Background:
This is a predicted structure of a 584-nucleotide part of an RNA (large-subunit ribosomal RNA, domain V) from Clostridium thermosuccinogenes.
Context: one part of a larger RNA
RNA sequence: CCCGCGACUAGACGGAAAGACCCCAUGGAGCUUUACUGUAGCCUGAUACUGGGUUUCGGUAUUCUUUGUAUAGGAUAGGUGGGAGGCAGAGAAGUAGCGGCGCCAGCCGCUAUGGAGCCGACGUUGGAAUACCACUCUAAGAGUACUGGAACUCUAACCAGAGUCCAUAAGCUGGACUUGGGACACUGUCAGGUGGGCAGUUUGACUGGGGCGGUCGCCUCCCAAAAGGUAACGGAGGCGUCCAAAGGUUACCUCAGCGCGGUUGGAAACCGCGCAACGAGUGCAAAGGCAUAAGGUAGCCUGACUGUGAGAGAGACACCUCGAGCAGGUACGAAAGUAGGGCUUAGUGAUCCGGUGGUAUGAAAGUGGAAUUGCCAUCGCUCAACGGAUAAAAGCUACCCUGGGGAUAACAGGCUUAUCUCCCCCAAGAGUCCACAUCGACGGGGAGGUUUGGCACCUCGAUGUCGGCUCAUCGCAUCCUGGAGCUGUAGCAGGUUCCAAGGGUUUGGCUGUUCGCCAAUUAAAGCGGUACGCGAGCUGGGUUCAGAACGUCGUGAGACAGUUCGGUCCCUAUCUGUCGCGGG
Numbered sequence: 001c002c003c004g005c006g007a008c009u010a011g012a013c014g015g016a017a018a019g020a021c022c023c024c025a026u027g028g029a030g031c032u033u034u035a036c037u038g039u040a041g042c043c044u045g046a047u048a049c050u051g052g053g054u055u056u057c058g059g060u061a062u063u064c065u066u067u068g069u070a071u072a073g074g075a076u077a078g079g080u081g082g083g084a085g086g087c088a089g090a091g092a093a094g095u096a097g098c099g100g101c102g103c104c105a106g107c108c109g110c111u112a113u114g115g116a117g118c119c120g121a122c123g124u125u126g127g128a129a130u131a132c133c134a135c136u137c138u139a140a141g142a143g144u145a146c147u148g149g150a151a152c153u154c155u156a157a158c159c160a161g162a163g164u165c166c167a168u169a170a171g172c173u174g175g176a177c178u179u180g181g182g183a184c185a186c187u188g189u190c191a192g193g194u195g196g197g198c199a200g201u202u203u204g205a206c207u208g209g210g211g212c213g214g215u216c217g218c219c220u221c222c223c224a225a226a227a228g229g230u231a232a233c234g235g236a237g238g239c240g241u242c243c244a245a246a247g248g249u250u251a252c253c254u255c256a257g258c259g260c261g262g263u264u265g266g267a268a269a270c271c272g273c274g275c276a277a278c279g280a281g282u283g284c285a286a287a288g289g290c291a292u293a294a295g296g297u298a299g300c301c302u303g304a305c306u307g308u309g310a311g312a313g314a315g316a317c318a319c320c321u322c323g324a325g326c327a328g329g330u331a332c333g334a335a336a337g338u339a340g341g342g343c344u345u346a347g348u349g350a351u352c353c354g355g356u357g358g359u360a361u362g363a364a365a366g367u368g369g370a371a372u373u374g375c376c377a378u379c380g381c382u383c384a385a386c387g388g389a390u391a392a393a394a395g396c397u398a399c400c401c402u403g404g405g406g407a408u409a410a411c412a413g414g415c416u417u418a419u420c421u422c423c424c425c426c427a428a429g430a431g432u433c434c435a436c437a438u439c440g441a442c443g444g445g446g447a448g449g450u451u452u453g454g455c456a457c458c459u460c461g462a463u464g465u466c467g468g469c470u471c472a473u474c475g476c477a478u479c480c481u482g483g484a485g486c487u488g489u490a491g492c493a494g495g496u497u498c499c500a501a502g503g504g505u506u507u508g509g510c511u512g513u514u515c516g517c518c519a520a521u522u523a524a525a526g527c528g529g530u531a532c533g534c535g536a537g538c539u540g541g542g543u544u545c546a547g548a549a550c551g552u553c554g555u556g557a558g559a560c561a562g563u564u565c566g567g568u569c570c571c572u573a574u575c576u577g578u579c580g581c582g583g584g
Base pairs, nucleotide, nucleotide: 001584002583003582004581005580006579007578008577010576011575012574014571015570022405023404024403025402027401028400029397030396031395032394035201036200037199038198039197041194042193043192044191045190046189047188048187051154052153053152054151055150056149057148058147059146060145061144062143063142064141065140066139068137078136079135080134081133082132085119086118087117094113095112096111097110098109099108100107101106158181159180160179162178163177164176165175166174167173204216205215206214213233217239218238219237220236221235222234240386241283242342243341247301248300249299250298251297252296253295255279257275258274259273260272261271262270281290282289284347286345287344288343305328306327307326308325311322312321313320317387330339331338332337353380354379355378356377357376358375359374362373363372412459413457414455415454416453418452420448421447422446423445424444425443429439430438466541467539468538469537471533472530473529474528475527476526479504480503481502482499483498484497485496486495487494506520507519508518509517510516547565548564549563550562551560552559553558
């Protein structure tokens, strides 16, 4: 060196299982509820099955009887028409009693008495007699008919899982007769309510993982690199309107501030003079503008017009913006002219559906109309998740599942090194004196890659995660042992620095603990790296499935770097590696 045998498992990001954690999917399922929409069931009503009677309260029609003072007026004139008579021994006026109406004057009816008159046409009135007759209005009463409600009642529908008898040998069923209930109940249809009992679904995105928080459309500035455009959970602010004048035109005016002077009057009110080019003002944020003013005031007005629009800007599209000119009619101005809102840039919402006004020689189902519809104008969305999935929608899952992702988190590694550990520079100061024996502020420069982080680069068709055990190996920034320098080293014992990694570096109590505290020793009881060394070597106490409980949160399903009891750790070694033995 080659070959083999027996062992051990550090590695082959070993094998096994398209990661269960995490995220994603306009994926699924189970569960919850004051999510949405339904629905079984239940409650209530109407109606049918469903009939009789009485009482009572209504409605409608009809018949009869009453009922009605505005003022003037013998007075309580409903309206209209006819009308010169009507009523009265079948009993008038009057009187007494009772009842009804009443705007308190009276009107009407009944009974008794009474005994022969009472009322009308006249004059007042818009209208003439309730003298009489007819129709009719308001309000009321009675009768009749129809109908509705309520209460009570009846029995014949209907009901009886009440009794007796029969089929029959029957605790079913049917029949007969009683008895009880009874037009209720049951049942059908329609409607209202209730309804996680059940069902179908929804429950947004961005995001230095996700959740929590924040945001989502529009305007202004910076970032933005001197055209335009340009991202971030970059830095600052605004908008979801307002104005009938704050619009058009014509004419005129000049501000803020400061100085001086002036009654009350003051730092600031108003007046005068001067300086003052813009520092004021512009409805509202900012930017760009603006004194020829776009700023301020006054007169007259409504162009805050109708129909169009060459041509541009911007833009994926859809949207959006500017616009001379032409026609009509208009305002202001002597005119030239200006005016299709506002100094400009925010003040917003597509489509569908619906409303309103107009239009019609568009359509309108054989034809004519019409319903409806079209076209023009206009209105209704914090559709604000603002290019708006529906008119209409929240949660839990540790009981979970599927498809995917190292496009994205938790472990480990990597990069970084803010943080961390260690070192150095400067030297104010402490050290009686003296910066540097020792310590060292304010600051500055590094090293390391053991902490907490940042990033998200390999790994989600799997890289097993804390601690212990076993077995280690390396570094030195050295705990002990060894050798030196300085000392604020008398000695003993120390402090500090330099060299040094050969060897060594304890046993217990508590806790799952690493750590830490404690006890007793020791020369000393070092600090770190090795996937926070080591689970195809062990353990499984902790963390981190399914069960259960407490506290707290939640309406609830459930949840909690809160607690508590319980809880399956697989692999026969092919290769590399290591140890032992053998052969060539």

Notes: The source organism's lineage runs through Bacteria, Bacillati, Eubacteriales, Clostridiaceae and Clostridium. It matches the Rfam family "Bacterial large subunit ribosomal RNA". The prediction has a mean pLDDT of 84.